Background:
A computed fold for a 377-nucleotide RNA from Rhodovulum sp., annotated as Bacterial RNase P class A. NCBI's taxonomy places the organism under Bacteria, Pseudomonadota, Alphaproteobacteria, Paracoccaceae, Rhodovulum. The prediction has a mean pLDDT of 78. Rfam family: Bacterial RNase P class A. By type it is a ribozyme. Rfam links the family to the GO terms ribonuclease P activity, dimeric ribonuclease P complex and tRNA processing. Of the family's consensus pairs, 96% are formed in the model.
[in-house]
RNA sequence: GCGGAUGGCCGGACGGCCGCGAAGGCGACUUCGAGGAAAGUCCGGACUCCAGGGAGAAAUGGCGGCGGGUAACGCCCGCCCGGGGCAACCCGAGGGAAAGCGCCACAGAAAUCAGACCGCCCGCGGCUCCGGUCGCGGGCAAGGGUGAAACGGUGGGGUAAGAGCCCACCGCGCUGCCGGCAACGGGAGCGGCACGGCAAGCCCCGCCAGGAGCAAGGCCAAAUAGGGAUCGCGCGGGGCUCCGGCCCCAGGGCCUCUCCCGCCCGAGCGGUCCGGGUUGGCUGCUCGAGCCUGCCGGCGACGGCAGGCCCAGACGAAUGGCCGUCGGCGCCCUGCAAAGGGCGUCACAGAAUCCGGCUUACAGGCCAUCCGCGCGC
Numbered sequence: 001g002c003g004g005a006u007g008g009c010c011g012g013a014c015g016g017c018c019g020c021g022a023a024g025g026c027g028a029c030u031u032c033g034a035g036g037a038a039a040g041u042c043c044g045g046a047c048u049c050c051a052g053g054g055a056g057a058a059a060u061g062g063c064g065g066c067g068g069g070u071a072a073c074g075c076c077c078g079c080c081c082g083g084g085g086c087a088a089c090c091c092g093a094g095g096g097a098a099a100g101c102g103c104c105a106c107a108g109a110a111a112u113c114a115g116a117c118c119g120c121c122c123g124c125g126g127c128u129c130c131g132g133u134c135g136c137g138g139g140c141a142a143g144g145g146u147g148a149a150a151c152g153g154u155g156g157g158g159u160a161a162g163a164g165c166c167c168a169c170c171g172c173g174c175u176g177c178c179g180g181c182a183a184c185g186g187g188a189g190c191g192g193c194a195c196g197g198c199a200a201g202c203c204c205c206g207c208c209a210g211g212a213g214c215a216a217g218g219c220c221a222a223a224u225a226g227g228g229a230u231c232g233c234g235c236g237g238g239g240c241u242c243c244g245g246c247c248c249c250a251g252g253g254c255c256u257c258u259c260c261c262g263c264c265c266g267a268g269c270g271g272u273c274c275g276g277g278u279u280g281g282c283u284g285c286u287c288g289a290g291c292c293u294g295c296c297g298g299c300g301a302c303g304g305c306a307g308g309c310c311c312a313g314a315c316g317a318a319u320g321g322c323c324g325u326c327g328g329c330g331c332c333c334u335g336c337a338a339a340g341g342g343c344g345u346c347a348c349a350g351a352a353u354c355c356g357g358c359u360u361a362c363a364g365g366c367c368a369u370c371c372g373c374g375c376g377c
Base pairs, nucleotide, nucleotide: 001373002372003371004370005369006368007367008366009365010364012326013325014324015323016322017321018320020033021032022031023030024029035348039359040358042357043356044355045354046353047213048212049211050210052261053260054259055258056257057256060209061208062207063206064205065079066078067077068076069075080094081092082091083090084089095204096203100202101201102198103197104196117144118143119140120139121138122137123136124135125134126133127132152170153169154168155167156166157165171193172191173190174189175188177186178185179184217283218282219281220280227274228273229272230271231270232269233268236249237248238247239246240245251265252264253263254262290309291308292307293306294305295304296303297302327346328345329344330343331342332341333340334339
């Protein structure tokens, strides 16, 4: 200097005039007032209401290497293994194929217990221009081809030619030792040792999970029709009575199922359709698993301690309009340069209960660290 990788920050500034919303104040006025994603609604919660409790099971959904962080998570951190990359780094729906079912199209000889298209070798016979060629029998799967994948790989020996047939190393299996909390890693010994892939196909294993959601919910005001039709299940027994009613049981229900307990009904409980009223106000509503600074612990995510700060709460929905100056970027002109001038342009995008994440969008500019290549000292 060029290229790449990772992390972070800004994303307009100043001035003037007029104009908005909230809180405080008697008033003058003061203070505050959209995001890194406010977006997607994909996860996890807080909070609110509903669900009767306990135990077991099923259904449905989610997660899936190990260890840690967190209120929690499908998130984050560190590590392990696998893949990509020269590397920095990036990616991984990362447990199980010997519980079972299923799939591997096409191509190819052959895709689970396979097979000979081109071929290689041996024997016999025919022809021969002596190079070969054809037929039959036997041996081979090492070479080539097909494919995502060909029943271990490379090299050597051996063989008529070949093959784990034998050997070395790799791979695989078994046993044991060492290191590590662990995932896992390293070494050693024995064994010629074959029965592939897909679970991001169903499935099996382990762990987790009640339902809705601020349009939750609470209060006030107002209005109407305690409306109509239809269907299903059920409407039973006994005792006491001061004749108001009370108690017990069968049965039904609260639940996807079972058991135990509890509660309700004991005469009502549900389904479908049509129709009417209300659509107003207040609250929930912003002090939070909050933010900033410093120190300590930790590789880190993060945690602890101390001090400081209050930072939108709207409700058809507020921060806008105009003017001036500057700034960034691109192109052009003048100029040796510095600099000046002209033209154009300045991203994604707007809170609505609130947090922790993930994902997606983003013109332009800046900072830090790391990797690779080249050059100079």